[in-house]
RNA sequence: UGCUUAUCGAGAAAGACUGAGGGACGGGCCCGUUGACGUCUUAGCAACCUGAAAACAAGGUGCUAAUUCCCAUUCUAAAUGAUCUAUUUAGAUAAAGAUGAGCA
Numbered sequence: 001u002g003c004u005u006a007u008c009g010a011g012a013a014a015g016a017c018u019g020a021g022g023g024a025c026g027g028g029c030c031c032g033u034u035g036a037c038g039u040c041u042u043a044g045c046a047a048c049c050u051g052a053a054a055a056c057a058a059g060g061u062g063c064u065a066a067u068u069c070c071c072a073u074u075c076u077a078a079a080u081g082a083u084c085u086a087u088u089u090a091g092a093u094a095a096a097g098a099u100g101a102g103c104a
Base pairs, nucleotide, nucleotide: 001104002103003102004101005100006099007098008097013042014041015040016039017038021031022030023029026071027070028069043064044063045062048060049059050058051056068096074092075091076090077089078088079087080086081084
């Protein structure tokens, strides 16, 4: 990096360093010099894998703003304009993405 598979409405932050962008991409909407993002330390959450096979949370990952922050594809329903390949709202769903495990 690719393939398969499971999950993604819950949960959990302080300090130090740095200094302007960040939330994957497009749009929206947010976060950010009252210091975001990032790195490190400590702490915590959780229970995917190992251990144990009842608990537990010891080890390997992961995570600690907003539902994966929301939308995107398709379908259904309702409303509006007035006939359509329209707009809006609600629900379901795909794609994409993230993380674990297995394989190449």